[in-house]
Molecule: FMN riboswitch aptamer (RFN element)
RNA sequence: AAAUUGCUUCGGGACGAGGUGAAAUCCCUCACCGGCGGUGAAGCGGCCCUGUUUGAUCGGGCCGACAAGUCCGCGAGCGGUAAGCGAGCCGGUCAGAAUCCGGCACCGACGGUCAUAGUCCGGACGGAAGAAGAUAUGA
Numbered sequence: 001a002a003a004u005u006g007c008u009u010c011g012g013g014a015c016g017a018g019g020u021g022a023a024a025u026c027c028c029u030c031a032c033c034g035g036c037g038g039u040g041a042a043g044c045g046g047c048c049c050u051g052u053u054u055g056a057u058c059g060g061g062c063c064g065a066c067a068a069g070u071c072c073g074c075g076a077g078c079g080g081u082a083a084g085c086g087a088g089c090c091g092g093u094c095a096g097a098a099u100c101c102g103g104c105a106c107c108g109a110c111g112g113u114c115a116u117a118g119u120c121c122g123g124a125c126g127g128a129a130g131a132a133g134a135u136a137u138g139a
Stems, first nucleotide, its partner, number of pairs: 003137002007133004016030004032118001033108002035074004044064006069106002077085002088104005110122003
């Protein structure tokens, strides 16, 4: 150093406008939101190599940061707590796109409610995927 035990902290966002109605942040039209890990062509930043008198450029290699609701996996939630369980296409660029750019779509637990909820209230001052830190052990 790797790894391991226990510990500490952190760890989810969003209803604005109009309409109908006795009543709707729940319906209708427009608007709004997107947990965690991975991947993420290219480009960007850094370093190195070749080459060169030197430098720059070109080429090659390595590392790093950013980056997906609908690609892979996980959590939450649902489920005899078992199997299992939400949603993406088209066009463009490119050697290469599931990830970039553009367009148009789609998805979103349970209980509650003067009326059907991704956005209000509640379980929840909760839990968790995980992230960071520090301690001890450790060739």